Predicted 3D model of a 69-nucleotide RNA (transfer RNA) from a Thermoanaerobaculia bacterium. RNAcentral holds the sequence, with entries from ENA. It matches the Rfam family "tRNA". The family's RNA type in Rfam is transfer RNA. Model confidence (mean pLDDT): 81 of 100. Taxonomically the source falls in Thermoanaerobaculia (Bacteria, Pseudomonadati, Acidobacteriota).
RNA sequence: GCGGAUAGCUCAGUGGGUAGAGCAUCGGACUUUGGAUCCGAGAGUGGCAGGUUCGACUCCUGCUCCGCA
Numbered sequence: 001g002c003g004g005a006u007a008g009c010u011c012a013g014u015g016g017g018u019a020g021a022g023c024a025u026c027g028g029a030c031u032u033u034g035g036a037u038c039c040g041a042g043a044g045u046g047g048c049a050g051g052u053u054c055g056a057c058u059c060c061u062g063c064u065c066c067g068c069a
Stems, first nucleotide, its partner, number of pairs: 001068005008023004017054001025041005047063005
């Protein structure tokens, strides 16, 4: 100097309009049981602190951590 930090894990999402997927977990159906399959549910003060704005994951500033050079 560049990139990244969003659910337990891996990640998506941006002309600023109240956040999703897959896997995992839990419940149910099915099954002699389990697995597989199907249905449903829970789970995130978005790394931290400020600023701008009616409104910020998204824009601006500082800091922390990780990776690359």